The prediction has a mean pLDDT of 81.
The RNA shown here (transfer RNA) has 72 nucleotides and comes from a Minisyncoccota bacterium.
Lineage of the source: Bacteria > Bacillati > Minisyncoccota.
Rfam family: tRNA. Gene Ontology term of the family: triplet codon-amino acid adaptor activity. By type it is a transfer RNA.
RNA sequence: GCCUUCUUAGCUCAGUGGCAGAGCGCAUUCUUGGUAAGAAUGAGGUCCCGAGUUCAAUCCUCGGAGAAGGCU
Numbered sequence: 001g002c003c004u005u006c007u008u009a010g011c012u013c014a015g016u017g018g019c020a021g022a023g024c025g026c027a028u029u030c031u032u033g034g035u036a037a038g039a040a041u042g043a044g045g046u047c048c049c050g051a052g053u054u055c056a057a058u059c060c061u062c063g064g065a066g067a068a069g070g071c072u
Base pairs, nucleotide, nucleotide: 001071002070003069004068005067006066007065010024011023012022013021018055026042027041028040029039030038048064049063050062051061052060
């Protein structure tokens, strides 16, 4: 220098055009003599950034940034 993949909640990851979810974690409550386990409820996201297409973009297109892998 070239090619490919990835970037979504604190962490690990789904989602694939119609105003975003799970597990773990966190908070509150219940349960217990107490702890752990369990149950219920809840908080937490400018979906890496910018532009474009579209009635509508996390999703499609282009550019940029970052990460991983490969080739030379």